[in-house]
Molecule: c-di-AMP riboswitch aptamer (ydaO/yuaA leader)
Organism: Solirubrobacterales bacterium
RNA sequence: ACAUUCCCGGCGCCUAAUCCCGGCCUCCUAGGCACGGGAGCGGAGGAUCCAAAGAGGCUUUCGGAGCCCAGGGGCGAAUCGGUCAACGCUUGGCCGUAGCGCGACUCUUUCCGCGCGAGCCCGUCAGCUAACUCCGCCGGCGCGAGAAAGGGACCCG
Numbered sequence: 001a002c003a004u005u006c007c008c009g010g011c012g013c014c015u016a017a018u019c020c021c022g023g024c025c026u027c028c029u030a031g032g033c034a035c036g037g038g039a040g041c042g043g044a045g046g047a048u049c050c051a052a053a054g055a056g057g058c059u060u061u062c063g064g065a066g067c068c069c070a071g072g073g074g075c076g077a078a079u080c081g082g083u084c085a086a087c088g089c090u091u092g093g094c095c096g097u098a099g100c101g102c103g104a105c106u107c108u109u110u111c112c113g114c115g116c117g118a119g120c121c122c123g124u125c126a127g128c129u130a131a132c133u134c135c136g137c138c139g140g141c142g143c144g145a146g147a148a149a150g151g152g153a154c155c156c157g
Stems, first nucleotide, its partner, number of pairs: 010143005018039005023033004040137006050127001054069001056068005071125001072122004080096006099116005105152007
């Protein structure tokens, strides 16, 4: 001098995943929480109307019922293809793609650049859905950080 790691604080990003008040605690002028309340944001279930109705198999007392086999659905941007390899099933890699995010006050439009394109859950059941009912507010990253036009906000003179 550089890299990496840890601790404290600040700023910023993904996500609904934040803010406020009270109470308590502490390394005490700032922080914290198996605590209580509120606001805000987000998700699910749930009528009429509308939509939908297993072209399956078996049994049957022929009313439909029972059994078997398929299923079906939700959160999320995260879908849908092509190709290669391994391989009796399976799986993995690569290239695209619907769609999504970021580039530092913010919005709209345009250009440029950089990323994501996962995962999890319900358990034969849920379409839409007023009233109504229930649930979540986690977790993970980064710190140099493109440009133009037009609005707005804020600051300085």